Predicted 3D model of a 90-nucleotide RNA (Glycine riboswitch aptamer) from Variovorax sp. Root473.
The RNAcentral record of the sequence draws on Rfam and Ribocentre.
Lineage of the source: Bacteria > Pseudomonadati > Pseudomonadota > Betaproteobacteria > Variovorax.

[in-house]
RNA sequence: CCAACAAUUGCAGGAGAGCGGGUCUCACGGAGGCCCUACCGAAGGCGCAAACUCCCAUAAACGCUCAGGUCGGCCCGACGGAGUUCCAGG
Repeated sequence: CCAACAAUUGCAGGAGAGCGGGUCUCACGGAGGCCCUACCGAAGGCGCAAACUCCCAUAAACGCUCAGGUCGGCCCGACGGAGUUCCAGG
């Protein structure tokens, strides 16, 4: 001097899926709660392979949908870019 990983802040980035049914409440424009049903998958979570033959282990944007979500807006959103901090290491 550079700086992985991690943390944190932020961004004009960031998809998908119901204009479903019933019922209740309200401040009754419409909004919200609960139940049923149909879907989504990129918060989170769970599961799995080969790599030599056996065993062990391990992963995802793969699979499952518990959670979450499905008018619009807001929020959230893996991931991506950027800043800052820390420091393994060089």